[in-house]
Context: one part of a larger RNA
RNA sequence: UGUAGGAUGUUUGAAAGGAGCUGUCCCUAGUACGAGAGGACCGGGGCAGACGAACCUCUGGUGUUCCAGUUGUCACGCCAGUGGCAUUAGCUGGGUAGCUAUGUUCGGAAAGGAUAAGCGCUGAAAGCAUCUAAGUGCCAAGCCCCCCUUAAAACUAGACAUCCCGGAAGACACCUCAAAGACUAUGAGGUUGAUAGGCCUCAAGUGCAAGUCCUGUAAGGGAUUUAGCUUAGAGGUACUAAUCUGUCGUUCGG
Numbered sequence: 001u002g003u004a005g006g007a008u009g010u011u012u013g014a015a016a017g018g019a020g021c022u023g024u025c026c027c028u029a030g031u032a033c034g035a036g037a038g039g040a041c042c043g044g045g046g047c048a049g050a051c052g053a054a055c056c057u058c059u060g061g062u063g064u065u066c067c068a069g070u071u072g073u074c075a076c077g078c079c080a081g082u083g084g085c086a087u088u089a090g091c092u093g094g095g096u097a098g099c100u101a102u103g104u105u106c107g108g109a110a111a112g113g114a115u116a117a118g119c120g121c122u123g124a125a126a127g128c129a130u131c132u133a134a135g136u137g138c139c140a141a142g143c144c145c146c147c148c149u150u151a152a153a154a155c156u157a158g159a160c161a162u163c164c165c166g167g168a169a170g171a172c173a174c175c176u177c178a179a180a181g182a183c184u185a186u187g188a189g190g191u192u193g194a195u196a197g198g199c200c201u202c203a204a205g206u207g208c209a210a211g212u213c214c215u216g217u218a219a220g221g222g223a224u225u226u227a228g229c230u231u232a233g234a235g236g237u238a239c240u241a242a243u244c245u246g247u248c249g250u251u252c253g254g
């Protein structure tokens, strides 16, 4: 820009893409078969591998500062307590959210249609025979459909429901943001509000703070104390910021 008014929401599916795998064990059954050795079809069930998708409950990883420990040195006048630097984490032990695999869950199926090779029925040409010439049936991990995804610019531009005729319905700008993200877009919201921050409670992490007291000559230990501190988590709460507002979009539709 188009889709012969403008919108919001829900959809149909032309077309396209994805997927399509395999092994082993058990039962049937030591049955059919076979002198024996051996040993099934058909049918049913279990387990596994590789591959793929989604996810983070579990098991782990990461988690650049959430917690703790600790060496050297410098500083805060000193002690105590802290902070800086040693990798724009000094080192070490852990670790929430998020992201992840080696973790978890799930998938390939079943059914249907038309067939290949193949197997048939009826059956002439050719009094017989013949699956084929007319007619008709079965049959494959393959084809189509079924399953998953995209999809009406599918220019044959579809359908349904609802809204609007007022600068309307609606949209955008602007602002608070994240499950989204390079930007944009998408999504959640904008006071008729829990969108983000703050605060409160909780979860979770670390692992028992500082100060004071007791004890020991001291390094230390103990009590207060399962403490103190906590990033991204959950719930609540308008305290702060989403204020006010502007623009586009018409006039019933060749």
Base pairs, nucleotide, nucleotide: 001153005164006163007162008161009160010159011158015150016149017148018147021049022048023047024046025045026044027043033038051107052106053105054104055103059101060100061099062098066094067093068092069091070090071086072085073084074083075082076081112144113143118138119137120136121135165253170248171247172246173245174190175189176188177187178186195241196240197239198237199236200235201234202233204230205229206228211224212223213222214221215220